[in-house]
RNA sequence: UGAGUCGGCCAGGCGGCCGCGUCGGACCUCCGGGUCCGCCGAGGAACGUCCGGGCUCCACAGGGCAAGGUGAUGGCUAACGGCCACCCGGGGUGACCCGCGGGACAGUGCCACAGAGAGAAGACCGCCCACCGGUCCGCCGGUGGGUCAGGGUGAAACGGUGGUGUAAGAGACCACCAGCACGCCAGGCGACUGGCGUGGCUAGGUAAACCCCACCUGGAGCAAGACCAGACAGUGCGUGCUCGAGGGCUGCCCGCCCGAGCGCACGGGUAGGUCGCUGGAGGCGGUCGGCAACGGCCGUCGUAGAUGGAUGGCCGCCACCUCCGCAGUGCCGGUGACGGCGCGGAGGGACAGAACCCGGCGUACCGGCCGACUCAUCCA
Numbered sequence: 001u002g003a004g005u006c007g008g009c010c011a012g013g014c015g016g017c018c019g020c021g022u023c024g025g026a027c028c029u030c031c032g033g034g035u036c037c038g039c040c041g042a043g044g045a046a047c048g049u050c051c052g053g054g055c056u057c058c059a060c061a062g063g064g065c066a067a068g069g070u071g072a073u074g075g076c077u078a079a080c081g082g083c084c085a086c087c088c089g090g091g092g093u094g095a096c097c098c099g100c101g102g103g104a105c106a107g108u109g110c111c112a113c114a115g116a117g118a119g120a121a122g123a124c125c126g127c128c129c130a131c132c133g134g135u136c137c138g139c140c141g142g143u144g145g146g147u148c149a150g151g152g153u154g155a156a157a158c159g160g161u162g163g164u165g166u167a168a169g170a171g172a173c174c175a176c177c178a179g180c181a182c183g184c185c186a187g188g189c190g191a192c193u194g195g196c197g198u199g200g201c202u203a204g205g206u207a208a209a210c211c212c213c214a215c216c217u218g219g220a221g222c223a224a225g226a227c228c229a230g231a232c233a234g235u236g237c238g239u240g241c242u243c244g245a246g247g248g249c250u251g252c253c254c255g256c257c258c259g260a261g262c263g264c265a266c267g268g269g270u271a272g273g274u275c276g277c278u279g280g281a282g283g284c285g286g287u288c289g290g291c292a293a294c295g296g297c298c299g300u301c302g303u304a305g306a307u308g309g310a311u312g313g314c315c316g317c318c319a320c321c322u323c324c325g326c327a328g329u330g331c332c333g334g335u336g337a338c339g340g341c342g343c344g345g346a347g348g349g350a351c352a353g354a355a356c357c358c359g360g361c362g363u364a365c366c367g368g369c370c371g372a373c374u375c376a377u378c379c380a
Stems, first nucleotide, its partner, number of pairs: 001376010012318007020041002023038006043351001047362002050360005055221004062254004067217005073085004087101001088099004102212002107210002109206003124151002126147009159177006178202001180199008225275004234266006246258004282301008320348007330341004
C1' cells in the first nucleotide's frame, strides 16, 4: 500500500425569525381560561413487541391432567430463550466466523425424483453352475438355481484396503485401518481430551415429525390499579334461595370456600379531573477482585412526562461527504516504499420517533472517525 477480521464512537455546530408542550413567576379574568417572561424538551435504535424482570390487581388449599417454553459444560445476573469463558462439530491460508448442540437399540411415522431395492433391503445388467435347444465350434438363446465382488440409480444402497477361500462369491475367515460399545490409566471443577486393552465384524438419515427424558411457567396487564366529582328510571320474561342458581381458587377435573341473587330483551344515562409518573437492578470517572461477562468500594452527575397525544419549520455562516470543471507535474513530510496539499460550481445528510419503568434480542440506517489484529506485496 492492497484485501480483510473484530471491537468501540458520532449521527452535524453556531446565530436569527416564527411556532408547540410540561413546569415556575408576574398580570388579567366572564373562573372556562388567556397574555408575557424564564427553564427544560426523543434514540442508537425511542422501532418490532420476540423473551426476561420490577410494579399493580385478582388468588394463595392442595392434588392430578393438559398446554407452552428451554436443552453440551462452568460461570454472570433481579431474571432470561441474554452475556462471558470453555468443549464439541463445521467453514476459512489466517485474524476469525457459524451451530434450536439432550435422546434415533422405548415405540410410531416419513425419506420426493430416479432406481431391482430406501432398512433385519435388494437380482436390472453382469458373474457362476445344471439342464434343454441351436451352432459358421468363437459361442448364442431359453428354463431353473447360486451370488451383492463389479456396473448402474440416488442426498443416502447395510464399514475400507489387501489376502485366504470358492463353480462364482460373500467378515465366511485373516491382517491393517476407520468407527462403535465397555473397562482401566492420565489431565481437567466440568462438558471433554489423550493413551492402553477387550468385544462382536459394525442395522442409514430425520425429533424447527409425533414422541421420550430433565428443568421452568398461576392469570391479567398502567385502558394495571386507587381516589374525587357527576348522570339515570325503570319494565317484561326465565331461573334460584339449603333439593341451592351463581361466583372464586383465572386452561380442565377432583376437592375446598363464599353464597341470594343471576341471566336475557327493551328503555334510560355519565364518559370529567387527580394520583400512579418517573431517581432507576441509573450514567460517568477512579480503584480493587476476576481471562471475561460482572461484582465490591470511593467520588461525581442528574430538569421529557404529552393524553388526540408537544419536541417543528425557514434563512445565513462554518464544517463534512460525493460529482464536475479549472490550475499544477509543483510544494511539504519521510532513509525509502509512500502519504498530504489549491480554486470555483452543483448535489447530499439516512433510519426513525417517547407514552409505567428497566435488562436483552432482532430488525432499519446517507455516511464518517478511532483502535487492535490477519494475509499478500513493496521499502529500509
Description: A computed fold for a 380-nucleotide RNA from Ornithinimicrobium jinqii, annotated as Bacterial RNase P class A. It is recorded under the gene name rnpB. Rfam family: Bacterial RNase P class A. Rfam classes the family as a ribozyme. Of the family's consensus pairs, 98% are formed in the model. RNAcentral holds the sequence, with entries from ENA. Its mean pLDDT, the model's own confidence on a scale to 100, is 78.